A computed fold for a 400-nucleotide RNA from an Acidobacteriota bacterium, annotated as Bacterial RNase P class A. It was read from a public genome assembly, where an Rfam model found it. Rfam family: Bacterial RNase P class A. Rfam's curators write: Ribonuclease P (RNase P) is a ubiquitous endoribonuclease, found in archaea, bacteria and eukarya as well as chloroplasts and mitochondria. Gene Ontology terms of the family: tRNA processing, dimeric ribonuclease P complex and ribonuclease P activity.
[in-house]
RNA sequence: CGGGUCGGCCAGACGGUCGCGUCAUCCCUCCUCGGGGGGAUGCCGAGGAACGUCCGGGCUCCACAGAGCAGGAUGGUGGGUAACACCCACCCGGAGCAAUCCGCGAGAAAGUGCAACAGAGAGCAGACCGCCCCCGGGCUGUUCAUCUUCGGAUGGGCGGGUCGGCGGUAAGGGUGAAACGGUGGUGUAAGAGACCACCAGGGGCCCGAGUGAUCGGGUUCGCUAGGUAAACCUCGUCCGGAGCAAGGUCAGACAGGGAACGCUGAGGCUGCUCGCCGAGUUCCCGGGUAGACCGCUAGAGGGCUGCGGCAACGUAGUCCCGAGAGAGAUGGCCGUCACGGCGCGAGGUCCUUCGGGACGUCGCACCGGACAGAACCCGGCGUAUCGGCCGGCCCGUUUG
Numbered sequence: 001c002g003g004g005u006c007g008g009c010c011a012g013a014c015g016g017u018c019g020c021g022u023c024a025u026c027c028c029u030c031c032u033c034g035g036g037g038g039g040a041u042g043c044c045g046a047g048g049a050a051c052g053u054c055c056g057g058g059c060u061c062c063a064c065a066g067a068g069c070a071g072g073a074u075g076g077u078g079g080g081u082a083a084c085a086c087c088c089a090c091c092c093g094g095a096g097c098a099a100u101c102c103g104c105g106a107g108a109a110a111g112u113g114c115a116a117c118a119g120a121g122a123g124c125a126g127a128c129c130g131c132c133c134c135c136g137g138g139c140u141g142u143u144c145a146u147c148u149u150c151g152g153a154u155g156g157g158c159g160g161g162u163c164g165g166c167g168g169u170a171a172g173g174g175u176g177a178a179a180c181g182g183u184g185g186u187g188u189a190a191g192a193g194a195c196c197a198c199c200a201g202g203g204g205c206c207c208g209a210g211u212g213a214u215c216g217g218g219u220u221c222g223c224u225a226g227g228u229a230a231a232c233c234u235c236g237u238c239c240g241g242a243g244c245a246a247g248g249u250c251a252g253a254c255a256g257g258g259a260a261c262g263c264u265g266a267g268g269c270u271g272c273u274c275g276c277c278g279a280g281u282u283c284c285c286g287g288g289u290a291g292a293c294c295g296c297u298a299g300a301g302g303g304c305u306g307c308g309g310c311a312a313c314g315u316a317g318u319c320c321c322g323a324g325a326g327a328g329a330u331g332g333c334c335g336u337c338a339c340g341g342c343g344c345g346a347g348g349u350c351c352u353u354c355g356g357g358a359c360g361u362c363g364c365a366c367c368g369g370a371c372a373g374a375a376c377c378c379g380g381c382g383u384a385u386c387g388g389c390c391g392g393c394c395c396g397u398u399u400g
Stems, first nucleotide, its partner, number of pairs: 001396010012337007020045002023042008047371001051382002054380005059243004066274004071239005076090005091105001092103004106234002111232002113228002128173002130169003134165004139160009181199006200224002202221008247294004256285006267277002301320008339368003343364004348359004
């Protein structure tokens, strides 16, 4: 200098002016106490995702939330956390030269499925082509014996090759993405882990390291029964439900009528069963109310420093208070600066095929503002996104 990879931060700034909202102080005014209205001044006033509503909680209510089933979630080990499907560290497997990244990471010997076509056979498999033994038919070579009409014939032995049949085989070939371990040998009629040596995988036992997943080593066993569970399933762990339109307080107003079910049990907040509580529940017609306040922002909060820890994080001290609206506020204008883009002018460095190209500095003018907005709060994840800054590590090149 180039490329890659991982992490962190920002999300225009300042000033002026007009306007909006909460709160505080002061003043004025209305009102029966509360309280309402107006004015002035001052502090403060959207996010890294506020989006998605995908997880987990705090909180609130039902509630004995008790047991079981169903259902759902989750899935290597250890830790962090209020908790989690999040975060950290490690293990195993895979990708990459590496930094690093990825993993629906338990079980296929409990069961059921699935894998087109091809192929004999796709997991209690299997014989297509081959190879071998035996039986039968027929062709042929050679040799011996006998006979001979000297052409040969018959019989026996040793073969070669061919057809058919019963049987053996799974080593060789073929099919396929994949064929029931691999190489070499012994053995066999021919073969085969049938046996042997070595190798790969797997099981048992033992030793060592580690909290553990796991890793390393020794010994032993011919054990070799594939893939797929992000298929059903099995196993382990976890899970009451509903949600701020939760739920409360105050004020105010009204008008009840009818029916069905119900202590042989209404109803009790996903479904079913048991248990527990125990008198209401549902529907139709009709009437009144929709106001004020709380919940609602000081927190599992943030900054800095020390200590512990590989880290996530914890802990101690100290400092800070960052919108709380309620049909829902934070905007408009002006100026300066910053950032980015295009153009023009001037100068510099490097490269060059001498046409030019790359980088950067200064000046002038013009233009621009991504994704997008709280609504009880918090920890995460996912998605969208203009642009800028900082740093770690890896690889390559060059120079010293």